Model confidence (mean pLDDT): 85 of 100. Predicted 3D model of a 350-nucleotide part of an RNA (small-subunit ribosomal RNA, central domain) from an uncultured prokaryote.
[in-house]
Context: one part of a larger RNA
RNA sequence: CUGGGCGUAAAGGGCUUGUAGGCGGUUCGUUAAGUCCGGUGUGAAAUCUCCCGGCUCAACUGGGAGGGGUCAUCGGAUACUGGCGGACUUGAGGGAGGUAGAGGAAGAUGGAAUUCCCGGUGUAGCGGUGAAAUGCGUAGAGAUCGGGAGGAACACCAGUGGCGAAGGCGGUUUUCUGGACCACCACUGACGCUGAGGCGCGAAAGCGUGGGGAGCAAACAGGAUUAGAUACCCUGGUAGUCCACGCCCUAAACGAUGGAUACUUUGUGCAUCGGGUGUCGACCCCUGAUGUGCAGGAGCUAACGCAUUAAGUAUCCCGCCUGGGGAGUACGGUCGCAAGGCUGAAACUC
Repeated sequence: CUGGGCGUAAAGGGCUUGUAGGCGGUUCGUUAAGUCCGGUGUGAAAUCUCCCGGCUCAACUGGGAGGGGUCAUCGGAUACUGGCGGACUUGAGGGAGGUAGAGGAAGAUGGAAUUCCCGGUGUAGCGGUGAAAUGCGUAGAGAUCGGGAGGAACACCAGUGGCGAAGGCGGUUUUCUGGACCACCACUGACGCUGAGGCGCGAAAGCGUGGGGAGCAAACAGGAUUAGAUACCCUGGUAGUCCACGCCCUAAACGAUGGAUACUUUGUGCAUCGGGUGUCGACCCCUGAUGUGCAGGAGCUAACGCAUUAAGUAUCCCGCCUGGGGAGUACGGUCGCAAGGCUGAAACUC
């Protein structure tokens, strides 16, 4: 460089935004860079090929022709690609009107429950397990009633329901704020797609500083179990879990399926927004768009399965793979407070 691939065999970047780059709708004109045709020059020698020579051939020597591909230049062609100019509205955006939603940030606030504290009633147990024991309790526990403190999480609603790019998001309410969808339009006029680097976001755990600490709970201690038991079970229990700010940047970050566009038989459910008919209305029926499930056909697939939300049929762009182990290791670089992250071999071995 090329081929074949990437749901499960090796392989989709955790996700977005966007720079360079790559690719790019309809139409007219122009240009002629790419592209195509022709001429000229070049295209070293040797080699290949033809002829002659040559020791018997071969090797070899000389001469001629051709082919392939490259470049330069001149002339021409104009369908496609590109450049320039004009126009268009289907892509994209916008306007005005609605709608649903755990989308995000900050503040306020509510009830149930657990724990603790105080007080009342009350007496011998409570707790825990397979069974026990450690533990708590006559200094009055557990139970029950009343009062209080504090932290964390939000039962029912709740749903292969909704929202978000992903991570993720769930009591109520206020303020600020992002996106999506529907129907309408007399607006802009290709403004688009993708995206190496870059910026940003990124569960949990972990780290720094300062708070907070009810419950839970690595570590740790004790009790059991056991041959042992550095475990599973039990009683305790510290980091942590929570908040603010700053780091870390990983994951089975999964749909193990990158993004965009177009096309391709069906059935059925849910969510949101419309349209039509009937109806006072609730609601029912038909139907369009968007999203989200299930079943299944062609096609695809090694099979499993996927199947208009494709893993089908195509185009564009990015990322990645190339036998197992060694190894996501070493070394170097870079980022990080550290833990470590990113990049990432080889020897050797099967």